Source information: The part of an RNA shown here (large-subunit ribosomal RNA, domain I) has 585 nucleotides and comes from a marine metagenome. RNAcentral holds the full RNA, with entries from SILVA.
[in-house]
Context: one part of a larger RNA
RNA sequence: GGCUUGUGGUGGAUGCCUUGGCAUUAAGAAGUGAUGAAGGACGUGAUAAGCUGCGAUAAGCUCCGGGGAGAGGCACAUACUUUCUGAUCCGGAGAUUUCCGAAUGGGGAAACCCACCUGUUUAACAGGUAUCAGGCGCUGAAUUCAUAGGCGUUUGAGGCGUACGUUGGGAACUGAAACAUCUAAGUACCAACAGGAAAAGAAAUCAACCGAGAUUCCGCUAGUAGUGGCGAGCGAACGCGGAUCAGCCUAAAAUCUCUAUAUGUUAAAGAUGCUAGUCGUUGUAUAGGGAUGGUCGUGGGACUUUCGGGAGUCGCUAGUAAGACUCCAAGAAGUUACAAAGUUUAUGUCUAGUAGAAUCCAUUGGAAAGUGGAGCCAAAGAGCGUGAUAGCCGCGUAAACGAAAGAUGUAAGCCUUCUGAAAGUAUCCCGAGUACCACCGGACACGUGUUAUCCGUUGGGAAUCUGGAGGGACCACCCUCUAAGGCUAAAUAUUUCUUAAUGACCGAUAGUGAACUAGUACCGUGAGGGAAAGGUGAAAAGAACCCCGGGAGGGGAGUGAAAUAGAACCUGAAACCGCAAGCUU
Numbered sequence: 001g002g003c004u005u006g007u008g009g010u011g012g013a014u015g016c017c018u019u020g021g022c023a024u025u026a027a028g029a030a031g032u033g034a035u036g037a038a039g040g041a042c043g044u045g046a047u048a049a050g051c052u053g054c055g056a057u058a059a060g061c062u063c064c065g066g067g068g069a070g071a072g073g074c075a076c077a078u079a080c081u082u083u084c085u086g087a088u089c090c091g092g093a094g095a096u097u098u099c100c101g102a103a104u105g106g107g108g109a110a111a112c113c114c115a116c117c118u119g120u121u122u123a124a125c126a127g128g129u130a131u132c133a134g135g136c137g138c139u140g141a142a143u144u145c146a147u148a149g150g151c152g153u154u155u156g157a158g159g160c161g162u163a164c165g166u167u168g169g170g171a172a173c174u175g176a177a178a179c180a181u182c183u184a185a186g187u188a189c190c191a192a193c194a195g196g197a198a199a200a201g202a203a204a205u206c207a208a209c210c211g212a213g214a215u216u217c218c219g220c221u222a223g224u225a226g227u228g229g230c231g232a233g234c235g236a237a238c239g240c241g242g243a244u245c246a247g248c249c250u251a252a253a254a255u256c257u258c259u260a261u262a263u264g265u266u267a268a269a270g271a272u273g274c275u276a277g278u279c280g281u282u283g284u285a286u287a288g289g290g291a292u293g294g295u296c297g298u299g300g301g302a303c304u305u306u307c308g309g310g311a312g313u314c315g316c317u318a319g320u321a322a323g324a325c326u327c328c329a330a331g332a333a334g335u336u337a338c339a340a341a342g343u344u345u346a347u348g349u350c351u352a353g354u355a356g357a358a359u360c361c362a363u364u365g366g367a368a369a370g371u372g373g374a375g376c377c378a379a380a381g382a383g384c385g386u387g388a389u390a391g392c393c394g395c396g397u398a399a400a401c402g403a404a405a406g407a408u409g410u411a412a413g414c415c416u417u418c419u420g421a422a423a424g425u426a427u428c429c430c431g432a433g434u435a436c437c438a439c440c441g442g443a444c445a446c447g448u449g450u451u452a453u454c455c456g457u458u459g460g461g462a463a464u465c466u467g468g469a470g471g472g473a474c475c476a477c478c479c480u481c482u483a484a485g486g487c488u489a490a491a492u493a494u495u496u497c498u499u500a501a502u503g504a505c506c507g508a509u510a511g512u513g514a515a516c517u518a519g520u521a522c523c524g525u526g527a528g529g530g531a532a533a534g535g536u537g538a539a540a541a542g543a544a545c546c547c548c549g550g551g552a553g554g555g556g557a558g559u560g561a562a563a564u565a566g567a568a569c570c571u572g573a574a575a576c577c578g579c580a581a582g583c584u585u
Stems, first nucleotide, its partner, number of pairs: 001584009015570001016535002020506002022503007029495002031160002039100003042055003046078001050074002061094006070082003105114003115129006131157009164195001165193005175182001179229001205212002216243005226234002247487003250431001254292010270279002273320005297465001299430004303424005309328006330419005342414010353401002359374005375392002377381001383395003436460003440456004446472001467482005522529002542569001545556004
């Protein structure tokens, strides 16, 4: 020096554990903000660095309800307080809520600087003073009226937020084994805007000579028909089966009325349906506003005619018919569209909670829930904890009960709204720079192709039912539908968040980056990047006292089942480093 054995150090693998994660399901909620948000800065405790809470009323103040003995957060110490006159704690409603931040009096290098006006109890305090848009009012140029502009007042907006949604823009890598049409893909990304969903939506739709009957979503149809440097690829529909179901309002014609302008006055037109009177700027035309009316494709409506439950009123005057209005009756409907605002009662749910069955003995042990014996409950033998493995020890679980206050749903009533039928077809209306055409683009599964359909720029530019559009060039016949206005629940998408639950999900190099003061420490000018780090014990019983030492550390003593569980603390592998013995060189 090497090997072997034993025994230690170092180290932190492994095993066991779980406070934290991951995924999913079912409900809820789906917003918040000028009444100042989200997010922060700075403060705030007896002592207080961090986190949490809170805001100069500052780990808190008030009221209402729950609850019932301790409490003063994480956080284990001392002091001092508080509490059965009900604290701490839990829930509901309030008060306070510095400064920054949309930030909004002006400025600004966020958390700072500097104002003005009004009021008052005047060293101070309170309120107001941003911009844009709408309404109203007062003023008011060039320029007479007017308008622009200015001022005041009032209402609203602004910002933030995970995904989902609609719209406007819109790539490239890539694939085509290169690449240009094509693909990737209307994807990523950017912007605007909205809702709890959004969008779409009650046929100018399909179909095929039979018929269906708004939209949305799912399964088929079908990788079919097609499309395609007919390459790579892209890729329907009809129809069928399901989920869910809901339909409506306007424009116009006509009547009445208001305003403005024009026109009209020999007295005309009109009120006025008839007869007789009477009134008389009331008329007519155009434009605009309002009310009634009306909403459809076996075309509809206006219009004309006829009929229509009961009572009453009105009518320029008298008479009369129609008519109009009001009430009653009958019927229908209603708060998500179709009109719209509430109120009462009943009842459910959520935001604290209440109560909740049944076991003892012996034994081993530090400890019983183990073992042995004998019992009991069960609408409860889900689960967790308790000194080892507990239905009967504790928290719970099953079944049951509960709200002063706030939120929310359902039902009924009050209430509110609405009202019929037939015939006729002369006249009027049925959404215009629209439909349609041309050029060029875009969307349709469809790349211009024989290319219909839909959308757009530019240039032309109709008709009103004997009208117009479509049925994949185009024409005819036939069939279907009725554009150029609008609203509309459900079935569908998503999850920052709340509650409940589940897992052949992880178990500290895993699972979130983060089980711990984690988006922290640290790095970077910045955008940004981004860790490591869990475990004494059942209980601190966390080692009084003595000894060595300056201390660190250790030796006794003591606690404990255990101290090789001693805080550098469960287990404690290997590498690596010692000590002892044996063998060997």